Predicted 3D model of a 74-nucleotide RNA (transfer RNA) from a Puniceicoccales bacterium. It matches the Rfam family "tRNA". Rfam classes the family as a transfer RNA. Model confidence (mean pLDDT): 81 of 100.
[in-house]
RNA sequence: GGGAAGUUAGCUCAGCUGGUUAGAGCGCCGGUAUCACACACCGGAGGUCAUGGGUUCGAGUCCCUUACCUCCCA
Numbered sequence: 001g002g003g004a005a006g007u008u009a010g011c012u013c014a015g016c017u018g019g020u021u022a023g024a025g026c027g028c029c030g031g032u033a034u035c036a037c038a039c040a041c042c043g044g045a046g047g048u049c050a051u052g053g054g055u056u057c058g059a060g061u062c063c064c065u066u067a068c069c070u071c072c073c074a
Stems, first nucleotide, its partner, number of pairs: 001073004006068002010026004019057001028044005050066001052064003
């Protein structure tokens, strides 16, 4: 330099053929319970969907740019 895959909550990840409240597990906070802690159960907070544009009535999803990471080729 060329090519491929990826980027969604603090972490690991889902999200279908574009369709209207963006989710799960773990973690975090509060409560119940316990002498106390852990486990368990109940409730809650936490998101510019990497960036900037475009298409569309409508974008996490499609197109382009940029950044970062992984792999392959040279």